[in-house]
RNA sequence: AGUUGUCAAGGGCAAACUCGUUGAAAAACGAGGGCGCAAAGCUACCGGUCUAAUGGGGUUACACCCAAUGACAGCGGGGCUGCCAAC
Numbered sequence: 001a002g003u004u005g006u007c008a009a010g011g012g013c014a015a016a017c018u019c020g021u022u023g024a025a026a027a028a029c030g031a032g033g034g035c036g037c038a039a040a041g042c043u044a045c046c047g048g049u050c051u052a053a054u055g056g057g058g059u060u061a062c063a064c065c066c067a068a069u070g071a072c073a074g075c076g077g078g079g080c081u082g083c084c085a086a087c
C1' cells in the first nucleotide's frame, strides 16, 4: 500500500417500543431501550421511498389530485474519510 472480515483485543453505533422537546407532516433531537451493523462515520451526486406547510388544479364548501423548496445515509449505487486484525 492492497485485499479480506475467518480469529483476537479494546471498544463504537443503536431498530422497534416508551417518555419529553421541535415540526404542518414526514421526521429530527434528548433520555431509557437493544433489533441489528465492519463503515449503521460523513455526503442528497444518481435512482428510490416518505411527507405536502406552501403553491397550483378541483369543489358551493369540503373531499380529492399534482408538485419539494421538507425529510430518509439503518433502501440501493456513487464520492470522501477511518479503528483493529488476518493475509
Stems, first nucleotide, its partner, number of pairs: 002087004012037002017032006035074001041080003045077003048072003054067004

This is a predicted structure of an 87-nucleotide RNA (c-di-GMP-I riboswitch aptamer) from a Gammaproteobacteria bacterium. The prediction has a mean pLDDT of 91. Its Rfam family is "c-di-GMP-I riboswitch aptamer". Rfam 15.1 lists 5,092 matches to the family in 1,772 species. Lineage of the source: Bacteria > Pseudomonadati > Pseudomonadota > Gammaproteobacteria.